Predicted 3D model of a 70-nucleotide RNA (c-di-GMP-I riboswitch aptamer) from a soil metagenome.
[in-house]
RNA sequence: AAAUAGCAAACCUGGGGUAACCCAGGGACGCAAAGCCACGGGUCCGGGAACGGAUAGCCGGGUUGCCGAA
Numbered sequence: 001a002a003a004u005a006g007c008a009a010a011c012c013u014g015g016g017g018u019a020a021c022c023c024a025g026g027g028a029c030g031c032a033a034a035g036c037c038a039c040g041g042g043u044c045c046g047g048g049a050a051c052g053g054a055u056a057g058c059c060g061g062g063u064u065g066c067c068g069a070a
Stems, first nucleotide, its partner, number of pairs: 006031002011026006029057001035063003039060003042055005
């Protein structure tokens, strides 16, 4: 490269949560890890603070995995 697949942004509907955001269904902007982990940083939410929560599709890191021309 190719092939077999996979995931699912925004938005809509229903539900949970103070919120960020999450879950289910619909829906596809995209993704070679857009599988998983909150360890470091960033950002977001709650709070006077201390802290607590969220985000893995923000970056780094860890870990597992599909194909095989090179």

The coordinates come from a structure-prediction model, not an experiment, and the mean pLDDT is 91.